Predicted 3D model of a 75-nucleotide RNA (transfer RNA) from a Patescibacteria group bacterium. Its mean pLDDT, the model's own confidence on a scale to 100, is 82.
C1' cells in the first nucleotide's frame, strides 16, 4: 500500500430495516450472629466516529480510526 472478519453495558456475547437486550460483575432489600449462597429489585448505551439511503438503520452503502489476519513492496 491491496483483500478479507470484526467493533453493541465494566467482561462475554445476542439482536435476519420496525420495543437496544442476556449471562456474569455492580447497587439496594429480604434471608445470616456476620460473610457466602438463595430470592426479589435497580442502575448502567454517542450500538467505534461522521455522512448518506429509507417513514424508519446495531443492521444497507461511502469515508475516517482502531484490533486480528492474507497478500504484496522496501530492506
Nucleotide at each position: 500500500g491491496g483483500g478479507g472478519u470484526c467493533g453493541u453495558a465494566g467482561c462475554u456475547c445476542a439482536a435476519u430495516g420496525g420495543g437496544a437486550g442476556a449471562g456474569c460483575a455492580c447497587c439496594u432489600c429480604a434471608u445470616u450472629c456476620g460473610c457466602a449462597u438463595u430470592g426479589a429489585g435497580g442502575a448502567g448505551g454517542u450500538u467505534a466516529g461522521g455522512g448518506g439511503u429509507u417513514c424508519g438503520a446495531a443492521u444497507c452503502c461511502c469515508c475516517u480510526c482502531g484490533a486480528c489476519u492474507c497478500c504484496a513492496c522496501c530492506a
Source information:
Its Rfam family is "tRNA". It is annotated as a transfer RNA. Rfam describes the family as follows. Transfer RNA (tRNA) molecules are approximately 80 nucleotides in length. Its family is annotated with triplet codon-amino acid adaptor activity in the Gene Ontology. The source organism's lineage runs through Bacteria and Bacteria candidate phyla. The sequence is in RNAcentral, with records from ENA.